[in-house]
This record gives sequence, structure tokens and C1' cells, in this order.
RNA sequence: GGUAAAAUGGCUGAGUGCUUAAGCGGUGGAUUGUAGCCCCAUAGACAGAGGUUUGAACCCUCUUUUUACCA
Repeated sequence: GGUAAAAUGGCUGAGUGCUUAAGCGGUGGAUUGUAGCCCCAUAGACAGAGGUUUGAACCCUCUUUUUACCA
């Protein structure tokens, strides 16, 4: 330099146009002599910008970053 893929809560991770799952972790509560386990509740995310669309995490373009392969 070329080709392809990826970026989603604190972390892992699902979601191929209308409703942003789940687990771990955090906070509060219940239980317990204390802690742990278990149970209930709660907060928290779509890399950035623009476009298409009634509606975009999802489709398109550009930028940034990362990964793999080729040179």
C1' cells in the first nucleotide's frame, strides 16, 4: 500500500428496520449472630458525522480505532 472483518453498559455478549436480551459486576432491600450462597428491586450502552426511510444499533457514504491475510 491492497483486500476483508469488527466497534453495543464497568466487563463478556445477543440483537439482519419499528419492542436495546442475558450473564458477571455495582447499588438498595430481604435472609443470617457476621460474611458468603440464594431471593427481590434498581441504575447503566449502540465509535463519531452525514444521508435514505413513516421509523435506523441494523441500510448507504465519509472519518477514527482495532484485527486477520496479501505485498

Predicted 3D model of a 71-nucleotide RNA (transfer RNA) from Gymnogobius heptacanthus. The RNAcentral record of the sequence draws on ENA. Model confidence (mean pLDDT): 81 of 100.